[in-house]
c-di-GMP-I riboswitch aptamer from Anaerolinea sp., 78 nucleotides, folded computationally.
NCBI's taxonomy places the organism under Bacteria, Bacillati, Anaerolineae, Anaerolineaceae, Anaerolinea.
The prediction has a mean pLDDT of 84.
It matches the Rfam family "c-di-GMP-I riboswitch aptamer". Rfam's curators write: GEMM was predicted in a large-scale screen for bacterial structured RNA regulatory elements.
It was read from a public genome assembly, where an Rfam model found it.

RNA sequence: AGCACGAAAGAGCUAACCCAUAGUAAUAUGGGGGCGCAAAGCCGCGAGUCUCUCUAACGAGAUUGUCGGGUUGCCGAA
Numbered sequence: 001a002g003c004a005c006g007a008a009a010g011a012g013c014u015a016a017c018c019c020a021u022a023g024u025a026a027u028a029u030g031g032g033g034g035c036g037c038a039a040a041g042c043c044g045c046g047a048g049u050c051u052c053u054c055u056a057a058c059g060a061g062a063u064u065g066u067c068g069g070g071u072u073g074c075c076g077a078a
Base pairs, nucleotide, nucleotide: 005076006075012037013036017032018031019030020029021028022027035065041071042070043069045068046067047066048063049062050061051060052059
C1' cells in the first nucleotide's frame, strides 16, 4: 500500500411528520425534524412495488432507506 473485516475516534447522511414550491399523479426539491444507516455515496442495468387526465395493451415516469448488480470512498483495533 492492497484485500477482507468492523472496535474506537473524527466526520457524514437522514425515516415518519410539518411548512413552502413543482408535478395529473407516484413523488421530488428547500427548510425544520431524526426512525435509523458501514457506503442510507453515485448509476434506474436486472427484478419488485407505485403512478399515469383510461378498462386492457403499448408506452411514459417514480422509487437506490425493496432486493441484486456495477462503480467510487472516511478511519484502522482485533